[in-house]
RNA sequence: AGUAAGACAGACGAUCGCGUACGCUUUAGUGUAUGAGGAAAGUCCGGGCUCCAUAGAGCAGGGUGCUGGGUAAUACCCAGUGGAGGUGACUCCAAGGAUAGUGCAACAGAAAUAGACCGCCAGCAUAUUUAUAUGAAGGUAAGGAUGGAAAGGUGAGGUAAGAGCUCACCAGCGCAAUGGCGACUUUGCGGCUCUGUAAACCCCAUCUGGAGCAAGACCAAGUAGGGAAUAAAUGGAGGGGCUGCUCGUCUCUUCCCGGUGGUAGGUCGCUAGAGCUUGUCUGGUAACAGCAAGUCGAGAUAGAUGAUCGUCAGAUACAGAACCCGGCUUAUAGUCUUACU
RNA sequence: GGGCCGUUAGCUCAAUUGGCAGAGCAAGGGACUCUUAAUCCCUAGGUUGGAGGUUCGAUUCCUCCACGGCUCACCA
Numbered sequence: 001a002g003u004a005a006g007a008c009a010g011a012c013g014a015u016c017g018c019g020u021a022c023g024c025u026u027u028a029g030u031g032u033a034u035g036a037g038g039a040a041a042g043u044c045c046g047g048g049c050u051c052c053a054u055a056g057a058g059c060a061g062g063g064u065g066c067u068g069g070g071u072a073a074u075a076c077c078c079a080g081u082g083g084a085g086g087u088g089a090c091u092c093c094a095a096g097g098a099u100a101g102u103g104c105a106a107c108a109g110a111a112a113u114a115g116a117c118c119g120c121c122a123g124c125a126u127a128u129u130u131a132u133a134u135g136a137a138g139g140u141a142a143g144g145a146u147g148g149a150a151a152g153g154u155g156a157g158g159u160a161a162g163a164g165c166u167c168a169c170c171a172g173c174g175c176a177a178u179g180g181c182g183a184c185u186u187u188g189c190g191g192c193u194c195u196g197u198a199a200a201c202c203c204c205a206u207c208u209g210g211a212g213c214a215a216g217a218c219c220a221a222g223u224a225g226g227g228a229a230u231a232a233a234u235g236g237a238g239g240g241g242c243u244g245c246u247c248g249u250c251u252c253u254u255c256c257c258g259g260u261g262g263u264a265g266g267u268c269g270c271u272a273g274a275g276c277u278u279g280u281c282u283g284g285u286a287a288c289a290g291c292a293a294g295u296c297g298a299g300a301u302a303g304a305u306g307a308u309c310g311u312c313a314g315a316u317a318c319a320g321a322a323c324c325c326g327g328c329u330u331a332u333a334g335u336c337u338u339a340c341u
Numbered sequence: 342g343g344g345c346c347g348u349u350a351g352c353u354c355a356a357u358u359g360g361c362a363g364a365g366c367a368a369g370g371g372a373c374u375c376u377u378a379a380u381c382c383c384u385a386g387g388u389u390g391g392a393g394g395u396u397c398g399a400u401u402c403c404u405c406c407a408c409g410g411c412u413c414a415c416c417a
Stems, first nucleotide, its partner, number of pairs: 001341008010312007018035007037318001041329002044327005049212004056247004061208005066080005081095001082093004096203002101201002103197003117144002119140003124135004152170006171193001173190005179184001216268004225257004237253006260417003275295005281290003342413007351366004360397001368384005390406005
């Protein structure tokens, strides 16, 4: 000068004030205990929980996408493979299939998934003294020009000129063997070469029911019917719920029409949980799992968690729980620790 | 708190298999008129909310962020 991993997020004391729980007096006070975060945020994923049918079938739709493992589960984490970057410590990658099929590739350029515009070329014809020039029909992808992309790359041989036409090395593809659970690696052989795009449709593999605590359960309070048809019902038909559609299933209904009144009340859900801390423990490279011991750390419903002063040398970032948890992403003053280049 | 949409010129809105970002009103200049309005002609004005990615190429496809807006329960 960097790289990686991690920790803290002012401390202590005094006074005043607020929420919750418990207690004492008493219906208004008083005492004790306790009171935001690493992201409480974005709501981007996953799960618990609740209701809809103990959550059903098919299609459609949606998610994921190298391999193996971890987990309640994941788009997360760990270990590896391949690729890219860096002198290095190390970091990053939506990384299946373009040889299943379809679509698209504007402009430029002769040609855009296949190619003769310029150029090069032996032979032929004409002119002329061989040379050279012109012409018609051809050969040719080495060179020029356009483009993001132009028909594997470099070199040698070869040829009229050229060309994987042939050879060596390299890249790519296929096959076989070796090692590995696997992604893949290494070696050998083969023909000679195949555009890009799937964060375009799609194919393959795999997962997936919907809604969300304003879910939902209980209690209290309180309200209006009118018109038509008529007596038929294990049927038919219709409405509603379960998923967008179909099936299936549950439930309601004789048919049609509506306005009106009230509460925005109380209790639960609500916080002891995939919880936290410690371990010279056990298994595992690790994520993680198991075992043992200890521990309880907010729960409001117009919404509490604050203010002032003093000391510490000085300074105080991003930001405020609302059912809970595991991740990701984003914001963040300043300080510290460990390992490595 | 939960769920869902949107952001393009000063304003209101377009833009589809991804291929030169446009219309109306407003603004500026000119013509017409004694002058103004109306009318006609011309012109300028764009970080497509911001950053990154996929692609030859992004308003469009994907991810993250910012801002704005909409909706919701029950009883008889």